Overview: Two RNAs folded together computationally: RNase P RNA and transfer RNA, 449 nucleotides in total. Rfam match: Bacterial RNase P class A. About the family: Ribonuclease P (RNase P) is a ubiquitous endoribonuclease, found in archaea, bacteria and eukarya as well as chloroplasts and mitochondria. It is annotated as a ribozyme. Its mean pLDDT, the model's own confidence on a scale to 100, is 78.
RNA sequence: CAGGUUGGUUGGGCGAUCGCAAAAGGAAUUCCCUUUUGAGGAAAGUCCGCACUCCACAGAGCAUGGUGUCGGGUAAUACCCGGGGUAGAGCAAUCUGCCGGAUAGGGCCACAGAAACAAACAGCCCAAGUGAAUCUACGGAUUCACCGGUGAUGGUGAAAAGGCAGUGUAAGAGACUACCGGCGCAGAUAGAAAUAUUUGCGGCCAGGUAACCCCUACCAGGAGCAAGGCCAAGCAGGAAUGAUGAGGCUGCUCGUCUCGUUUGAAUUCCGGGUGGGCUGCACGAGAGUUUGGGCAACCAAACCCCAAGACAGAUGAUCGCUCACGCCUAUUACUGGCUGGACAGAAUGCGGCUUAUAGACUAACCUGGGGU
RNA sequence: GGGCGCGUAGCUCAGCUGGUUAGAGCGCACGGUUCACAUCCGUGAGGUCGAGGGUUCGAGUCCCCCCGCGCCCACCA
Numbered sequence: 001c002a003g004g005u006u007g008g009u010u011g012g013g014c015g016a017u018c019g020c021a022a023a024a025g026g027a028a029u030u031c032c033c034u035u036u037u038g039a040g041g042a043a044a045g046u047c048c049g050c051a052c053u054c055c056a057c058a059g060a061g062c063a064u065g066g067u068g069u070c071g072g073g074u075a076a077u078a079c080c081c082g083g084g085g086u087a088g089a090g091c092a093a094u095c096u097g098c099c100g101g102a103u104a105g106g107g108c109c110a111c112a113g114a115a116a117c118a119a120a121c122a123g124c125c126c127a128a129g130u131g132a133a134u135c136u137a138c139g140g141a142u143u144c145a146c147c148g149g150u151g152a153u154g155g156u157g158a159a160a161a162g163g164c165a166g167u168g169u170a171a172g173a174g175a176c177u178a179c180c181g182g183c184g185c186a187g188a189u190a191g192a193a194a195u196a197u198u199u200g201c202g203g204c205c206a207g208g209u210a211a212c213c214c215c216u217a218c219c220a221g222g223a224g225c226a227a228g229g230c231c232a233a234g235c236a237g238g239a240a241u242g243a244u245g246a247g248g249c250u251g252c253u254c255g256u257c258u259c260g261u262u263u264g265a266a267u268u269c270c271g272g273g274u275g276g277g278c279u280g281c282a283c284g285a286g287a288g289u290u291u292g293g294g295c296a297a298c299c300a301a302a303c304c305c306c307a308a309g310a311c312a313g314a315u316g317a318u319c320g321c322u323c324a325c326g327c328c329u330a331u332u333a334c335u336g337g338c339u340g341g342a343c344a345g346a347a348u349g350c351g352g353c354u355u356a357u358a359g360a361c362u363a364a365c366c367u368g369g370g371g372u
Numbered sequence: 373g374g375g376c377g378c379g380u381a382g383c384u385c386a387g388c389u390g391g392u393u394a395g396a397g398c399g400c401a402c403g404g405u406u407c408a409c410a411u412c413c414g415u416g417a418g419g420u421c422g423a424g425g426g427u428u429c430g431a432g433u434c435c436c437c438c439c440g441c442g443c444c445c446a447c448c449a
Base pairs, nucleotide, nucleotide: 001368002367003366004365005364006363007362008361009360010359012322013321014320015319016318017317018316020038021037022036023035024034025033026032040343044354045353047352048351049350050349051348052224053223054222055221059254060253061252062251064220065219066218067217068216069083070082071081072080073079084099085098086097087096088095089094100215101214105213106212107209108208109207121154122153123150124149125148129146130145131144132143133142134141135140162180163179165177166176167175181205182204183202184201185200186199187198188197189196190195228279229278230277231276237270238269239268240267241266245259246258247257248256272448273447274446286305288303289302290301291300292299293298323341326338327337328336373445374444375443376442377441378440379439382398383397384396385395391429400416401415402414403413404412422438424436425435426434
């Protein structure tokens, strides 16, 4: 210098004019004037987790749903950080996926193939048994067939019963032996643990699928700010169901509470009225700086700051200068000219994840080339 | 704002517990029948199953994540 990897920051700047919303002040809620403030890293998807509110003070069991390597962080999580194992991409820095159980049990494994979990199609073998033929020294031998043995060889398939060598055998086979690989049990060392290394024993070696049911460990009561609370205005009620009943927002049981028991609780349906105000709702798991602890996520302390709050829903438009990116002419754009700003738009709040995003800046590291 | 559902041929829909080359009706094209049209008969085309990734030997179907469309939820008596 070029290319790349990972993390972080930023998401144009200044000025003028007009306009919108809120707050405060001006004798002043509305009109007028002045001042101040006014979107994001994702405000998005609503995929998780909480706060908060109501349902009873939020209970028990089953069902159902979710999560699943270890340790830590946190209000909490399916998130984050740091490790472990395994499979893969890259020369490398680094990145990506997966993670309880298939020896509790059930299901499935299309087509092909004999067989998809204990299977004989071809092939190999006739040791035992039966039969036939031939030979015979009459003891038997050889050949063929049946019955049978065999997972070594072939073929099928995504997947075919550890690999390889030997022993063995009629032929074979963990049937047996050595080595290698895996699994289980017991132990040692390192570690906080997952785990790693290693010793001994056991031939234990019978596939895959749990993003199929299931088993196991842990977690979860339900609904959601259109929750909920207060006030004002206005109207018209009716029908069905209904009593050891109804309700407490998905199913069942128990327990408990409330209301009610025919002068009618509650639910559903039809109809009527309002289309208003305040609150929840902006001081919060809050932002910034510094210091300390920790590898880190994060935590603690001190100082300092208050930074949108609409409700048919404000946060915009134009112009000038300028900074990047891009384009044109050209030997060269540092000087000329042109264009012109990514994704996007708060609605109770917060922590994550995911998705969209033109570019700019920055730290560490890797690869290649050049110079000293 | 919050909650829920759907997406398969031009249209309306099937598609079971994942299995071989995804079907049906209407429509469309061509041919036949008719003097001609309709009806009728025959033949055929037309699908990345909304998009992408994953699990699996194998995905329309199972899981994740985007895109599009639709429905419901105000207060008072």